Model confidence (mean pLDDT): 78 of 100.
Two RNAs folded together computationally: RNase P RNA and transfer RNA, 468 nucleotides in total.

RNA sequence: UCAGGCGGUUGGAUGGCCGCUGGCGGCGCAAGCCGCUGGAGGAAAGUCCGGGCUCCACGGAGACACGGUGCCGGGUAACGCCCGGCGGGGGCGACCCUAGGGAAAGUGCCACAGAAAGCAAACCGCCUGUCCGCUUCGGCCGGCAGGUAAGGAUGAAAGGGUGCGGUAAGAGCGCACCGCGCGGACGGUAACGGACGCGGCACGGUAAACCCCACCGGGAGCAAGACCAAAUAGGGAUGGCCGGUCGCGCCGCAAGGUGGCGACAGGUGAGUUUUCGCAUCGUCAUCCGGGUAGGUCGCGCGAGGCGGUCGGUAACGAUCGUCCCAGAGGAAUGGCCAUCCAGACACCUUCGGGUGUUGGACAGAACCCGGCUUACAGACCGCCUGAUCCU
RNA sequence: CGGGGAGUAGCUCAGCCUGGUAGAGUACUGCCUUCGGGAGUCAGGGGCCGGAGGUUCGAAUCCUCUCUCCCCGACCA
Numbered sequence: 001u002c003a004g005g006c007g008g009u010u011g012g013a014u015g016g017c018c019g020c021u022g023g024c025g026g027c028g029c030a031a032g033c034c035g036c037u038g039g040a041g042g043a044a045a046g047u048c049c050g051g052g053c054u055c056c057a058c059g060g061a062g063a064c065a066c067g068g069u070g071c072c073g074g075g076u077a078a079c080g081c082c083c084g085g086c087g088g089g090g091g092c093g094a095c096c097c098u099a100g101g102g103a104a105a106g107u108g109c110c111a112c113a114g115a116a117a118g119c120a121a122a123c124c125g126c127c128u129g130u131c132c133g134c135u136u137c138g139g140c141c142g143g144c145a146g147g148u149a150a151g152g153a154u155g156a157a158a159g160g161g162u163g164c165g166g167u168a169a170g171a172g173c174g175c176a177c178c179g180c181g182c183g184g185a186c187g188g189u190a191a192c193g194g195a196c197g198c199g200g201c202a203c204g205g206u207a208a209a210c211c212c213c214a215c216c217g218g219g220a221g222c223a224a225g226a227c228c229a230a231a232u233a234g235g236g237a238u239g240g241c242c243g244g245u246c247g248c249g250c251c252g253c254a255a256g257g258u259g260g261c262g263a264c265a266g267g268u269g270a271g272u273u274u275u276c277g278c279a280u281c282g283u284c285a286u287c288c289g290g291g292u293a294g295g296u297c298g299c300g301c302g303a304g305g306c307g308g309u310c311g312g313u314a315a316c317g318a319u320c321g322u323c324c325c326a327g328a329g330g331a332a333u334g335g336c337c338a339u340c341c342a343g344a345c346a347c348c349u350u351c352g353g354g355u356g357u358u359g360g361a362c363a364g365a366a367c368c369c370g371g372c373u374u375a376c377a378g379a380c381c382g383c384c385u386g387a388u389c390c391u
Numbered sequence: 392c393g394g395g396g397a398g399u400a401g402c403u404c405a406g407c408c409u410g411g412u413a414g415a416g417u418a419c420u421g422c423c424u425u426c427g428g429g430a431g432u433c434a435g436g437g438g439c440c441g442g443a444g445g446u447u448c449g450a451a452u453c454c455u456c457u458c459u460c461c462c463c464g465a466c467c468a
Stems, first nucleotide, its partner, number of pairs: 001387010012340007020039008041362001045373002048371005053221004066217005071085005086100001087098004101212002106210002108206003123152002125148007133140002160178006179201001180199004186193002225297004235288007242259001244264005249258003266281004304323008341360001343358006392464007401417004411448001419435003423431001441457005
C1' cells in the first nucleotide's frame, strides 16, 4: 500500500422565528393566558420467545393428552437468550457456520432408474465343470449347472478404504496402515480426548416422519382489569290519592297474596248527539341497586441510566458515588430561514487546494422490562490476519 | 393496540396432515357439428405453487425469516 476478519461508537451541529404537548408556579368566575422546565429509537418495527402486572379457573400433588426445548458446564428473575468449552464442516490465515439426545425399543418411507433398496442382489463381466458345433489342435462360439460382489452399468445411497499376499477366478480369506465397534484404566466437573488392548467388520439413510427418553409449560391478555357515574327507558322498596268482574300467569307447603297479562264492563279525549270506530287508562313523591354515554385510575423510581473499585477467561455478580430521564389518548415530539460539518457531482489547479451545485439512511413511543429477528445512506475508533514493497 | 386465518393456471378452488413427474371447473386456441352464431363433442396451450434461506437424495407439502390481503376483540343487562 492492497485485500480481508472481529468488536464497538455514531447516525448531523449551532442560532433565530412560528407552532404542538406533559409537569410545576402565577393570574383569571370560566374559557384561557404568561413564566420556568421535560419531550422518540437502536431498532420505538415483526409480535418470534421469556417475565412483571391483571382477570378467570383451581384444595394439594401427580399422571394422561397437547405444545415446546434438546452436546457439556456456567450466567440470569426467566428464556428457545448470552458466555466459555467439546464434536463436526469451511477458510492459506485472522476467523466463520453448526435444530448437535436416541436409528442394536418398535412402525413407516427410500419415487424414477437399476439385476438387486433392507433379515440384500448374479444384468454384463471373470472363473470352473459339462454337452454340442467349429478348428490352423493353441483354442473359439453357443447352451446348461455352479462359484464370484474385484471390474462395468443404475442411483442421493449398493453391506468399509489403500496396498501386499492369496486364489480356478474372487472375497477381511490372511497381513500392514487408515476408518469403525467394544473394553478397563488415565486426563478433564462434564461433553469429550490421546494412547493401550481386543474384535475381521456386525450396526445403510431418514426422528425440521410417527415415535422413545429427559426437562419445561393452567388459560387469556391493558380493548387485561378497577373505581366514579348524567339524561331517557326499565327493575325494586315505602307512603298518599283513585280503582269493577272473570280467567290465566307469578309468589307461597298451605291459607292466601298479587294495579303481571287478556276479555268484558267502565272512565277520559276530539268529532253537535246516539250507534259505531280510533287513542288512552293508574298517578304523585321519596329512596335503593344494576348499568350506558362520559370521566378517573391502571401509567412510569425501574430486574433503571452513568462513572469508579473488587471478583470472574467471559457472560455476569458484589459494592460505592451520582442522576431522575416522554407519558399523549385518534394520538404531541414539527416547519421555515441563516451559518457550519461530513459526503457526492462538475469545473479550475502551482496537486497544497479553490469555486459552484447538491446534500444526512432505516424508521417513529401507545402497560412495562430482558432477549431474538428483520430494516438501515454513510462516518469514525480499536484489535487481528494474509500478500507485496522499503529500511 | 392485541388475537387468528389465507396466498397454487386469467378467475374460483383441490392437493399440504402422511414429502416422490401439480389437478378440476370456468375462461382461451384449433378441429368437428350448423346455412351462420350459440350450445355440444374431441384435442391442445397456459404454473418455476407470494418471496428468501434451511432440513432431506428429493419440498406446493416440514422448519425459520419476510411481504401482501382478510377476519375478530371495547359489551354489559
Background
Rfam match: Bacterial RNase P class A. Rfam links the family to the GO terms tRNA processing, ribonuclease P activity and dimeric ribonuclease P complex.